[in-house]
The part of an RNA shown here (large-subunit ribosomal RNA, domain VI) has 265 nucleotides and comes from a Chloroflexota bacterium. The RNAcentral record of the full RNA draws on ENA. The prediction has a mean pLDDT of 89.
Context: one part of a larger RNA
RNA sequence: CGCAGGAGGCUUGAGGGGAGCCGCUCCCAGUACGAGAGGACCGGAGCGGACGGACCGCCGGUGUGAGGGUUGUCCCGCCAGGGGCACAGCCCUGUAGCUGACGUCCGGAACGGAGAAGCGCUGACAGCAUCUAAGCGCGAAGCCGGCCCCAAGAUGAGGCCUCCCAUCACGCAAGUGAGUAAGGCCGGUUGUAGACCACAACCUUGAUAGGCCGUGGGUGGAAGAUCGGUAACGAUUGCAGCCACGCGGUACUAAUGGCCGAGGG
Numbered sequence: 001c002g003c004a005g006g007a008g009g010c011u012u013g014a015g016g017g018g019a020g021c022c023g024c025u026c027c028c029a030g031u032a033c034g035a036g037a038g039g040a041c042c043g044g045a046g047c048g049g050a051c052g053g054a055c056c057g058c059c060g061g062u063g064u065g066a067g068g069g070u071u072g073u074c075c076c077g078c079c080a081g082g083g084g085c086a087c088a089g090c091c092c093u094g095u096a097g098c099u100g101a102c103g104u105c106c107g108g109a110a111c112g113g114a115g116a117a118g119c120g121c122u123g124a125c126a127g128c129a130u131c132u133a134a135g136c137g138c139g140a141a142g143c144c145g146g147c148c149c150c151a152a153g154a155u156g157a158g159g160c161c162u163c164c165c166a167u168c169a170c171g172c173a174a175g176u177g178a179g180u181a182a183g184g185c186c187g188g189u190u191g192u193a194g195a196c197c198a199c200a201a202c203c204u205u206g207a208u209a210g211g212c213c214g215u216g217g218g219u220g221g222a223a224g225a226u227c228g229g230u231a232a233c234g235a236u237u238g239c240a241g242c243c244a245c246g247c248g249g250u251a252c253u254a255a256u257g258g259c260c261g262a263g264g265g
Base pairs, nucleotide, nucleotide: 001153005164006163007162008161009160010159011158015150016149017148018147021049022048023047024046025045026044027043033038051107052106053105054104055103060099061098062097066093067092068091069090070089071086072085073084074083075082076081111145112144113143118138119137120136121135165264167178168177169176170175183260184259185258186257187203188202189201190200191199208254209253210252211250212249213248214247215246217243218242219241224237225236226235227234228233
């Protein structure tokens, strides 16, 4: 820009794409078969490998914004207590999230149609025979569907539901301009989203983010004081103190506002 008024939702599926794998054990059955050795078809039950998709409740990994331990050095005047730097200084744990795994769940199918090789039925030319000449039935991991994803710019532009309405000025008219409707965009607070864009939530008629309060969870027992010990240090106060991105609550802070947008040839 188009899809012949302007909008908001929900869809159909032309047409594309993906997937399509394999093995083992058991039952039938030590049966059929076979002198024996051996050992099935058909049908059924279960387990596994690789591959693929999704997810993070579990097992783990990570977690340079959490807690703790510790070395050297500089600083906060000193002690105590802290801060900076040294690969995050090194080390031990670890919330959320992420996880492409070492974790969990699921998938390949079933089924339908047409049919390859092949197997048949009926059956003449050719009184027989013949699966074929007419006709009919079966028959592959393959083909077309079935399963999953995209998809109406499918210009052949589809369908359904709902919302807004026939304003004003100029013009003979086509139309042009203006203010609006439903609605949208910009702007703002953001994240379940994300390279940007887009998508999604919210914008005071408000819990969108921050703060604060509570709670989960993580570290692992703070500082100060008291007691014990010459001291290093230990114990008590005290499952303490501190705490990130989790969850719930609360308007204290910040979400002020602006613009566009039909009149139906």